[in-house]
Molecule: Glycine riboswitch aptamer
Organism: Thiobacillaceae bacterium
RNA sequence: GCGCGGCCAGUGGGAGAGAACGGCUCAACCGUCGCCGAAGGCGUAAUCACCCGGGAACGCUCAGGCAAAAGGACCACUGUUAAGUA
Numbered sequence: 001g002c003g004c005g006g007c008c009a010g011u012g013g014g015a016g017a018g019a020a021c022g023g024c025u026c027a028a029c030c031g032u033c034g035c036c037g038a039a040g041g042c043g044u045a046a047u048c049a050c051c052c053g054g055g056a057a058c059g060c061u062c063a064g065g066c067a068a069a070a071g072g073a074c075c076a077c078u079g080u081u082a083a084g085u086a
Base pairs, nucleotide, nucleotide: 001085002084006081008079009078010077011076012075013074018033020032021031022030023029034066035065036064040062041060042059043058047054048053
């Protein structure tokens, strides 16, 4: 100095499911059912590894969510940073 990739940050995009009912009642909070999965978490398949194990956008829904807002896996762009490398 630098390509791909990694961490972090910013910007943009980003699904699904009751503005449910009741308690003073939009929301929040509590209770009652009905649902969703793409924060997180748990379990696991192919498979990797072989001491234990790792492991998905698959399953479970503990948590979270079900008008808007917020959040949101993931994708793109930009930047920072460590390792590595010429």